Predicted 3D model of a 100-nucleotide RNA (Bacterial small signal recognition particle RNA) from an Acidimicrobiia bacterium. NCBI's taxonomy places the organism under Bacteria, Bacillati, Actinomycetota, Acidimicrobiia. It matches the Rfam family "Bacterial small signal recognition particle RNA". Its Rfam clan is "SRP clan". The coordinates come from a structure-prediction model, not an experiment, and the mean pLDDT is 77.

[in-house]
RNA sequence: GGCCGGGUCCUACGCAGCGGAACCUUCGUGAACCGGGUCAGGUCCGGGAGGAAGCAGCCCUAAGCGGGCGGUUCCGGGUGCCGUGGGAGUGCCGGGCUGG
Numbered sequence: 001g002g003c004c005g006g007g008u009c010c011u012a013c014g015c016a017g018c019g020g021a022a023c024c025u026u027c028g029u030g031a032a033c034c035g036g037g038u039c040a041g042g043u044c045c046g047g048g049a050g051g052a053a054g055c056a057g058c059c060c061u062a063a064g065c066g067g068g069c070g071g072u073u074c075c076g077g078g079u080g081c082c083g084u085g086g087g088a089g090u091g092c093c094g095g096g097c098u099g100g
Base pairs, nucleotide, nucleotide: 001097003095004094005093006092008088009087010086011085012084013083014082015080016079018076019075020074021073022072023071024070025068026067027066028065029064035060036059037058038057043052044051045050
């Protein structure tokens, strides 16, 4: 003064992860009446036997709301001693070549 390898910095992509949103999934909640079922009481029809509608209550459920694990997608970044490529740099480490 070059070369090789490692390593530093920047950048692109990928991967993982974090935050948010949506969908699926699961649980809970959830309708005075304008959902369903069952309908005490009471009401109506009937001479009666019976029947009809049906409030409250109870049960189920819709829209919605809330919680949990998991999966998928999208968005975001001063996330990552991760991977690959490109660039910066000669300031770092090691090896070797050459010249003085």